RNAcentral holds the sequence, with entries from ENA. Transfer RNA from a Candidatus Aenigmatarchaeota archaeon, 72 nucleotides, folded computationally. Its Rfam family is "tRNA". From the family's description: Transfer RNA (tRNA) molecules are approximately 80 nucleotides in length. The family's RNA type in Rfam is transfer RNA. Its mean pLDDT, the model's own confidence on a scale to 100, is 80.

RNA sequence: CUCAGCGUAGCCUAACGGCAAAGGCGCUCGUCUGUAAAACGAGGGAUCCAGGUUCAAUUCCUGGCGCUGAGA
Numbered sequence: 001c002u003c004a005g006c007g008u009a010g011c012c013u014a015a016c017g018g019c020a021a022a023g024g025c026g027c028u029c030g031u032c033u034g035u036a037a038a039a040c041g042a043g044g045g046a047u048c049c050a051g052g053u054u055c056a057a058u059u060c061c062u063g064g065c066g067c068u069g070a071g072a
């Protein structure tokens, strides 16, 4: 430099173009307990960036950025 894949919460993973972006771990609070753990209940937190298509975009298209891999 060229090509391909990927980018969703602190981490991991969902979401035929359409209801309020879902779940697990973790975190916070509460119940329980002598304390803690476990268990149970509740809560906060996310679509890499900028455009485009569309009535509607996490999803499709373009460019950029980042990561991984392959080639030169």
Stems, first nucleotide, its partner, number of pairs: 001071007010025004018055001027043005048064005